The RNA shown here (SAM riboswitch aptamer (S box leader)) has 126 nucleotides and comes from Paenibacillus oceani. Taxonomically the source falls in Paenibacillus (Bacteria, Bacillota, Bacilli, Paenibacillaceae). Of the family's consensus pairs, 94% are formed in the model.
């Protein structure tokens, strides 16, 4: 870098330190920011992967107790990541519904449901 797959409406500093002007992936919006942005450190959140732990249950040996194996719910922040404003902040390509405007039967807007796309993170593979 590419592919596959799972998740993305929760959670985490009101005033921690450093740093100094940007940031929220991108477009269009709309936000955050010198009452200090990004980055780094500290703190915190989180059960994706590993470690630890291990219930119900199943099998074998025994048929008293128990032993071995399978299997993994709940837990756990120890390790590897990750995250730590706003639903992935909203939209971006389709489909449906409702409402409004207006209309010689064809349009515009708003709201909502849903499927994708793009993106992020983990795991596996190349």
């Nucleotide at each position: 870098c590419u592919c596959u797959u799972a998740u993305c409406a929760a959670g985490a500093g009101u005033a921690g330190g450093u740093g100094g002007a940007g940031g929220g992936a991108c477009c269009a919006g709309c936000c955050c920011u010198a009452u200090g942005a990004a980055g780094c450190c500290c703190g915190g959140c989180a059960a994706c992967c590993g470690a630890c732990a291990g219930a119900u249950c199943c099998g074998u040996c025994a048929g008293c107790a128990g032993a071995c194996g399978g299997g993994g719910a709940c837990g756990c922040a120890c390790g590897g990541u990750g995250c730590u404003a706003a639903u992935u902040c909203u939209u971006g390509c389709g489909g449906g519904a409702a409402c409004a405007u207006g209309u010689u039967u064809g349009a515009u807007g708003u709201u909502u449901c849903u499927g994708g796309g793009a993106g992020a993170u983990g795991a596996g593979a190349g």